Notes:
RNAcentral holds the sequence, with entries from Ribocentre. This is a predicted structure of a 115-nucleotide RNA (FMN riboswitch aptamer (RFN element)) from Lactobacillus amylolyticus. Rfam family: FMN riboswitch aptamer (RFN element). Gene Ontology term of the family: FMN binding.
This record gives sequence, C1' cells and structure tokens, in this order.
RNA sequence: UGUUGUCUUCAGGGUAGGGUGAAAGUCCCGACCGGCGGUAAAGUCCGCGACCCACGAGAGUGGUUGAAUUUCGAAAGAAUACCGAUAGUUAAAGUCUAGAUGGAAGAAGACAGAC
Repeated sequence: UGUUGUCUUCAGGGUAGGGUGAAAGUCCCGACCGGCGGUAAAGUCCGCGACCCACGAGAGUGGUUGAAUUUCGAAAGAAUACCGAUAGUUAAAGUCUAGAUGGAAGAAGACAGAC
C1' cells in the first nucleotide's frame, strides 16, 4: 500500500414577492432546490440508494421507477428547456405536515488477521 473481517461516527436541499378565493407554501404568475459512486467537474450519461409494488411469520428475496437539446470545447462549460414517491390537508404539493429520533447508496475513522 492492497484485500478481508469486526466496530464507531457521519450520511438531502428548497416557494421571496404577487393574483384568485371563505380557505392555497397545494391552483395561476413568479421564486427556489438537486442524495451516493463512476466518468477529468453531471438532478436530466452509466450505475446505485431512497420511495413504491409483489412474495414472505420474519430476516429477506424479486420487480418497477422521472427528466436534454443546441452550440463550442478536452469537458459536465454557455444558452434555452425539462424532471421530481406515498399518505395527509377548509383547495390539487419536488419545496408544508407525517411515516422518519426510521432506513440507506456511500464517506471517514479505529482495531485485527493474512499477503
């Protein structure tokens, strides 16, 4: 230094201002946000997690899953677009509330053995 095992900690952001209305951070105008790994720097390239669905007593197993063009370039830059679980709510939610003081891709560290 690499690999393996055990353990610890950490691990998601966001409606200013205005319109309508009895009532909206849910509708309309507008505003704002972008998990993890890879790829030379990525919400929309590849993969993964979460959410959701099915099966299972459970542990868990399996599955589904959003969105980009143009141009220049080494490039993910620039410009203009687009996307965003479930349940709840005086009124329809990417942003409020709840499951969640949860889970987790993974990140960092400690210890141990072997090479």